Notes: The prediction has a mean pLDDT of 80. A computed fold for a 94-nucleotide RNA from Desmospora sp., annotated as Glycine riboswitch aptamer. It matches the Rfam family "Glycine riboswitch aptamer". Gene Ontology term of the family: glycine biosynthetic process.

RNA sequence: UUGAAGGCGGGAGGAGAGACCAUCAUCCGUGGCGCCGAAGGAGCAAACCGGGGAUGUACACCGGUGAAUCUCUCAGGCAAAAGGAGGCCCGCCG
Numbered sequence: 001u002u003g004a005a006g007g008c009g010g011g012a013g014g015a016g017a018g019a020c021c022a023u024c025a026u027c028c029g030u031g032g033c034g035c036c037g038a039a040g041g042a043g044c045a046a047a048c049c050g051g052g053g054a055u056g057u058a059c060a061c062c063g064g065u066g067a068a069u070c071u072c073u074c075a076g077g078c079a080a081a082a083g084g085a086g087g088c089c090c091g092c093c094g
Stems, first nucleotide, its partner, number of pairs: 006093006018033001020032004034078003040074001041072003047065005
C1' cells in the first nucleotide's frame, strides 16, 4: 500500500400458501377443515471420534460430533400492510 473471513449499522430488492367454514348483528374470541416454508426451532449424508474381556487392520454393528435454499412443520404464516432466509450496495470495526 492492497485489503479476506467475520461482526455491527444503514439502503434497495425479496418467494410460497384459504380476505376458508361454523359460532356471532359485527368485531374479538372459540371451534373445524385445507394449505405454505424464507423469522426461530428440530432431523441427517459423507467424514471424523469412541465402543466390544484377552494380537492387529478393514468392513459391518452401536454411540457421539456433523451442513444446506434438503427434510419435518413445534413455532410462525396463507388479501393488503407488517414480518421475511440467502444474496447485493454503502459506512465502521476487523